This is a predicted structure of a 128-nucleotide RNA (FMN riboswitch aptamer (RFN element)) from Herbihabitans rhizosphaerae. The source organism's lineage runs through Bacteria, Actinomycetota, Actinomycetes, Pseudonocardiaceae and Herbihabitans. Its Rfam family is "FMN riboswitch aptamer (RFN element)". Rfam's curators write: The RFN element is a highly conserved domain that is found frequently in the 5'-untranslated regions of prokaryotic mRNAs that encode for flavin mononucleotide (FMN) biosynthesis and transport proteins. This element is a metabolite-dependent riboswitch that directly binds FMN in the absence of proteins.
């Protein structure tokens, strides 16, 4: 300096309680949770990625569908302090959370999911 091939392995959390009610883990009050890479200092809410969802194309097919390529959509943060530097730390006050199901409306229950995956570690080789 550290590209690249292959192998192997790892890779998502919330234990709820009380109230109202015929009925709510879905409403109300309190509580609890936060994938991956980057970012002059550490991030759910700064930039990007993944998954879910939609479209299209290709292949396979047991005709039920499955896999992959490309494209699209995809939520939310401010103030103060410290400092050379922080929307990332400290203090304060907030906000967000796919789809389907479910005697009552779901980030937390059930389900697709013993799935998928951005990526991480290690090993062997190769290039410089």
């Nucleotide at each position: 300096a550290a590209g690249u091939g292959c192998g192997c392995u790892c890779c998502g959390g919330g234990g709820u309680c009380g109230g109202u009610g015929a009925a709510a883990u879905u409403c109300c009050g309190a509580a609890c949770c936060g994938g991956c890479g980057g970012u002059g200092a550490a991030a759910g809410c700064c930039c990007g990625c993944g998954a879910c969802c939609c479209g299209u194309c290709u292949g396979c097919c047991a005709c039920g569908g499955c896999a992959g390529g490309c494209g699209g959509u995809u939520g939310a943060a401010c103030c103060g302090g410290u400092g050379g530097a922080a929307c990332u730390c400290c203090g304060g006050u907030g906000c967000c959370g796919a789809c389907g199901g479910u005697g009552a409306c779901a980030g937390u229950c059930c389900g697709g999911a013993u799935g998928g995956g951005a990526g991480g570690a290690c090993g062997c080789g190769u290039a410089c």